[in-house]
């Protein structure tokens, strides 16, 4: 690094934008912009138990935060198999 496997959690609400019917007016609104709630936790970060050591340092988890990311698919993904 390649290939395969791979979880949680709102396709949330509200506006704007777009799009599609109409005499009036409804209706979609995943993606983008912008506001607000709720929640996940297996990139990463950070904290800590714990371990080496025993001046100091070093490792540092799937535990805890959730700054980040994440919350229909897609991506991505810690871990594991093979190469």
């Nucleotide at each position: 690094g390649u290939c395969a496997g791979g979880a949680g959690a709102g396709a949330g609400u509200g506006c704007c934008a777009g799009c599609c019917c109409u005499a009036a007016g409804g209706g979609c609104c995943a993606c983008c912009g912008c506001a607000c709630c709720g929640c996940c936790g297996a990139a990463g970060g950070c904290g800590c138990a714990g371990g080496c050591a025993g001046c100091a340092g070093c490792c540092g988890a799937a535990c805890g935060c959730u700054c980040a990311g994440g919350c229909a698919a897609a991506a991505g993904g810690a871990c594991u198999g093979a190469c």